Context: one part of a larger RNA
RNA sequence: UGACGGGGGCCCGCACAAGCGGAGGAACAUGUGGUUUAAUUCGAUGAUACGCGAGGAACCUUACCCGGGCUCAAACGCAGGGGGAAUAUAUAUGAAAGUAUAUAGCUAGCAAUAGUCGCCUGCGAGGUGCUGCAUGGUUGUCGUCAGCUCGUGCCGUGAGGUGUCGGCUUAAGUGCCAUAACGAGCGCAACCCCUAUCGACAGUUACUAACGGGUCAAGCCGAGGACUCUGUCGAGACUGCCGGCGCAAGCCGCGAGGAAGGUGGGGAUGACGUCAAAUCAGCACGGCCCUUACGUCCGGGGCGACACACGUGUUACAAUGGCAGGUACAGAAGGCAGCCAGUCAGCAAUGACGCGCGAAUCCCGAAAACCUGUCUCAGUUCGGAUUGGAGUCUGCAACCCGACUCCAUGAAGCUGGAUUCGCUAGUAAUCGCGCAUCAGCCAUGGCGCGGUGAAUACGUUCCCGGGCCU
Numbered sequence: 001u002g003a004c005g006g007g008g009g010c011c012c013g014c015a016c017a018a019g020c021g022g023a024g025g026a027a028c029a030u031g032u033g034g035u036u037u038a039a040u041u042c043g044a045u046g047a048u049a050c051g052c053g054a055g056g057a058a059c060c061u062u063a064c065c066c067g068g069g070c071u072c073a074a075a076c077g078c079a080g081g082g083g084g085a086a087u088a089u090a091u092a093u094g095a096a097a098g099u100a101u102a103u104a105g106c107u108a109g110c111a112a113u114a115g116u117c118g119c120c121u122g123c124g125a126g127g128u129g130c131u132g133c134a135u136g137g138u139u140g141u142c143g144u145c146a147g148c149u150c151g152u153g154c155c156g157u158g159a160g161g162u163g164u165c166g167g168c169u170u171a172a173g174u175g176c177c178a179u180a181a182c183g184a185g186c187g188c189a190a191c192c193c194c195u196a197u198c199g200a201c202a203g204u205u206a207c208u209a210a211c212g213g214g215u216c217a218a219g220c221c222g223a224g225g226a227c228u229c230u231g232u233c234g235a236g237a238c239u240g241c242c243g244g245c246g247c248a249a250g251c252c253g254c255g256a257g258g259a260a261g262g263u264g265g266g267g268a269u270g271a272c273g274u275c276a277a278a279u280c281a282g283c284a285c286g287g288c289c290c291u292u293a294c295g296u297c298c299g300g301g302g303c304g305a306c307a308c309a310c311g312u313g314u315u316a317c318a319a320u321g322g323c324a325g326g327u328a329c330a331g332a333a334g335g336c337a338g339c340c341a342g343u344c345a346g347c348a349a350u351g352a353c354g355c356g357c358g359a360a361u362c363c364c365g366a367a368a369a370c371c372u373g374u375c376u377c378a379g380u381u382c383g384g385a386u387u388g389g390a391g392u393c394u395g396c397a398a399c400c401c402g403a404c405u406c407c408a409u410g411a412a413g414c415u416g417g418a419u420u421c422g423c424u425a426g427u428a429a430u431c432g433c434g435c436a437u438c439a440g441c442c443a444u445g446g447c448g449c450g451g452u453g454a455a456u457a458c459g460u461u462c463c464c465g466g467g468c469c470u
Base pairs, nucleotide, nucleotide: 007470008469009468010467011466012465013464015460016459019423020422021421022420023419026315027314028313029312030311031310032309033308034306035305042053043052064301065300066299067298068297069296070295076124077123078122079121080120081119087104088103089102090101091100092099093098105116106115107114108113126290127289129288130287131286135284136283137279138278139277140275142273147186148185149184150183151182152181153162154161155160166177167176168175192267193266194265195264197235198234199233200232201231202230203229207224208223211222212221213220238261241255242253243252244251245250304442317416321375322374323373324372325371326370334363335362338357339356342353343352344351345350382413387408388407389406390405391404392403393402429452430451431450432449433448434447435446
């Protein structure tokens, strides 16, 4: 000077408390450990690994294993050499990759014969081999916590201190006052984006108040520029005004006005640094190692195994419910090897025909909710695992190892021990919809979108983490 203390003081955070819903018990999905295996490729391991890298493992991917091949090599650069002109078809073998052969044509040669390839040689190649404790870059975390420093001055022999402390205040080292300090930088805040209100401008593919036409109905048509919406530019919120408290900063008010009030809500933004944190397998790169193999091509298998253990989820255990019928209302996305209206066939997955749309024009378009009926507390009309059968689709190919449909089957499960997690408002809970990846899909994951829509916070003693002073 720091760090630490079951030392003290002050303060904060879904940290506790108050609430709501979960996890821990069941089945399944998925990741991990372990075990097994020819291989079950590799990495990630308290918080900060474990639906993580992986935003798509049947082949490919793929790095692993077994087997079969190649060795200038699957691709590329440079240098040297060399023929030139031209390929096509077929066969054998094989799992394929590949290897071998024949015929025709062409070139050279009198002929026999040789070549028929983009070649040969050399130097570079190639390596998902090792080292993240040699590194760059990127990332997690403390933490969106309020801190971390510098110049000059002053103090101290010096390390260093002061400033940055103290009082008040703030979400904030935010500000005010005080002050051997005076200033400044990186952070905070603001500037950026979305959203909530209004205005101006602009109206097509969006909209429809008035007028006219028109329909079973319909902005369907003429038309309109009002409204909604879309888009660009502005306005608006600043403790600005009022009252109270205070030296001030600021605080308080069922105060006014206002769509919004004291940071309006959300996002992006992550200081100096910490953990020799993570990544040599995204990429780059030093060193080391392999070079007829630790490179590379192909077929098959594996990454999907299963006494078990853990994490994250999905579905439930039911009546605030299940089932059947009827009937409404979104947003944000996506669409040409695509989205697919409509009609027909099929119980259905789907198939056949086929309109429109490269899209504010066409397509995809909710569920919970509401109404009616039924079930009447039961392992059930709850629950849907598992298994049998029959199919559909994608794809060269669904045995290992795909999704979906129908019929049958109908397991565990009656609210879960110790313990533990999330959340303070359009939040939790609950309901569906979309997208990326993608032939298809093991998506219950991830990222978004809207619908319905709560409860509770006395308080800071205690648990956890953090800040300041001592």
Predicted 3D model of a 470-nucleotide part of an RNA (small-subunit ribosomal RNA, 3' major domain) from an uncultured bacterium.
Its Rfam family is "Bacterial small subunit ribosomal RNA". Gene Ontology terms of the family: structural constituent of ribosome and ribosome.
Its mean pLDDT, the model's own confidence on a scale to 100, is 82.